[in-house]
Molecule: c-di-GMP-I riboswitch aptamer
Organism: Desulfobacteraceae bacterium
């Protein structure tokens, strides 16, 4: 430095779900539990995807309801990029 991911070895995070706390939501943090992960560790740069508080528009009708559009909000366990990292082999 390279490629691979099973015969290790040491370990790692933690999905539904419950609890609780926080968001308008979509999500999220706290505890707890393990579906699963070789980067299932960080970073929204590029896409996808979710949600509309706000804004803008219709419609009804009366000071509101409805629906539609829309991210600078979410996902890093949806991919690609970037960066950091074990352990063995070559």
């Nucleotide at each position: 430095a390279u490629a691979g991911c099973u015969c290790a070895a040491a370990g790692g995070c933690a999905a539904a779900c419950c609890u609780u706390c926080u968001g308008a939501a979509a999500g999220g943090g706290u505890g707890g539990g393990a579906c699963g992960c070789a980067a299932a560790g960080u970073u929204u740069c590029c896409g996808g995807u979710c949600u509309a508080a706000g804004u803008u528009c219709c419609g009804c009708a009366g000071u509101g309801c409805g629906g539609a559009a829309u991210a600078a909000g979410a996902u890093a366990g949806c991919g690609g990029a970037a960066u950091u990292g074990c352990a063995a082999a070559u």